[in-house]
RNA sequence: UCGUUGUAAUGAUCUAUCGCUGCUGAUUUAUCAGUAGAGGAAAGUCCGGGCAGCACAGGGAGCCAUACUUCCUAACAGGAAGGUGCAGCAUAUGCAAGUAUGCCGCAACAGAAAGUGCAACAGAAAAUAAACAGCCUAUGUAUAUGUAAAUAUACAGGCAAUGGUGAAAUCGUGGGGUAAGAGCCCACGCAUAUGUUGGCAACAGCAUAUGUGGCAAACCUUAUGGGCUGAAAGGCCAAAUAUACCGACACUUUACCGCGUCCCGUGGUAAUAUAUAACGCAAGUUAUGUUGUGGCGGAGGGUAGGCUGCACGAUUGUCUUAGCAAUAAGGCAACAAGGUUAAUGAUAGAUGUUUCGAAAGAAAUACAGAACCCGGCUUACAGUUACAGCGACAUC
Numbered sequence: 001u002c003g004u005u006g007u008a009a010u011g012a013u014c015u016a017u018c019g020c021u022g023c024u025g026a027u028u029u030a031u032c033a034g035u036a037g038a039g040g041a042a043a044g045u046c047c048g049g050g051c052a053g054c055a056c057a058g059g060g061a062g063c064c065a066u067a068c069u070u071c072c073u074a075a076c077a078g079g080a081a082g083g084u085g086c087a088g089c090a091u092a093u094g095c096a097a098g099u100a101u102g103c104c105g106c107a108a109c110a111g112a113a114a115g116u117g118c119a120a121c122a123g124a125a126a127a128u129a130a131a132c133a134g135c136c137u138a139u140g141u142a143u144a145u146g147u148a149a150a151u152a153u154a155c156a157g158g159c160a161a162u163g164g165u166g167a168a169a170u171c172g173u174g175g176g177g178u179a180a181g182a183g184c185c186c187a188c189g190c191a192u193a194u195g196u197u198g199g200c201a202a203c204a205g206c207a208u209a210u211g212u213g214g215c216a217a218a219c220c221u222u223a224u225g226g227g228c229u230g231a232a233a234g235g236c237c238a239a240a241u242a243u244a245c246c247g248a249c250a251c252u253u254u255a256c257c258g259c260g261u262c263c264c265g266u267g268g269u270a271a272u273a274u275a276u277a278a279c280g281c282a283a284g285u286u287a288u289g290u291u292g293u294g295g296c297g298g299a300g301g302g303u304a305g306g307c308u309g310c311a312c313g314a315u316u317g318u319c320u321u322a323g324c325a326a327u328a329a330g331g332c333a334a335c336a337a338g339g340u341u342a343a344u345g346a347u348a349g350a351u352g353u354u355u356c357g358a359a360a361g362a363a364a365u366a367c368a369g370a371a372c373c374c375g376g377c378u379u380a381c382a383g384u385u386a387c388a389g390c391g392a393c394a395u396c
Base pairs, nucleotide, nucleotide: 001392002391003390004389005388006387007386008385009384010383012351013350014349015348016347017346018345020037021036022035023034024033025032026031039367043378044377046376047375048374049373050372051230052229053228054227056265058264059263060262061261063226064225065224066223067222068082069081070080071079072078083109084107085106086105088103089102090101091100092099093098110221111220115219116218117215118214132163133162134159135158136157140155141154142153143152144151145150171189172188173187174186175185176184190211191210192209193208194207195206196205197204198203234308235307236306237305243299245298246297247296249294250293251292254270255269256268257267258266271291273290274289275288276287277286278285279284315334316333317332318331319330320329321328322327352365353364354363355362356361
């Protein structure tokens, strides 16, 4: 210098003519003037809320979600700062293993001595796991050779340092020691526990002791938290109509209804009706029917119009203070779409940016369209800018 990957920001503006919608004003029945009019994701519908409705916003179970620490926020599976682990680069230090500092990235980051379970194949052996290849003969026995010392073989025995298998094999490096080896011993590390110091805390330093596989994005355990529905939620007005229809159950020791499922509790609604028969001393009880009432389920009929919810908000901009920051408090200023088969546009010219070109000039300008509102997450995106990594080339 070029290319590529990732992260972050940005991703258009002005004039003229005509057209559309809201608001304000004038004027009048249809015009004029002014003013405003789709995003960083409006997408996905993944998460959290505001708001509205459902008399119990009571208890338990089930189900679901979250999981290092502190802080921010209305809240969050979000954000900020830090901690630990893993990985990369650079510098320093060390014989080595490693350690320290800086930069940057990832983490589905509670628990493996509560229990159950998994690891195919390979391998001797996969966790109350081990001797395949191999090393040794100090100590013991036997045989052969040998003057003897000793050598060789076999049995008995010792080993987990070397090699092999595997994703993973009873801590690592250096040295000593041993027949050969091993934390067996020493030094330095790593991990765990205890004590102590620092820190709000997660944790870190020092000392002493010990040397111990992995998986919970397996079931599980622990801690914390959790109603549902959704603006087509809801509310009001006008208009119209047909429920004396059917079914089962119940009429208070029963049935039905009320925050998703189940259970318990709790509240509300519903005849001490009448006739016949039987039982009974009686009060009354049982069965069948009639009428009525209660909600549930079904069938059928009318309406589909208008207003509201509906944009003044956990709002926007700027300044000051506090804070490492995310943010918080205060001052000043502002109102920036709300038409519902849904407007927010079309044409022409110019500017801006990028590429080609000596210039004139030519070409290109991404993803994409509000529907109650807000805070996040995820996905899409031409070009430009900034930072970091990787690769290539050239120069010093």

Predicted 3D model of a 396-nucleotide RNA (Bacterial RNase P class A) from a Bacteroidota bacterium. The gene name in the source record is rnpB. Its Rfam family is "Bacterial RNase P class A". It is annotated as a ribozyme. The organism belongs to Bacteroidota, within Bacteria. The sequence is in RNAcentral, with records from ENA.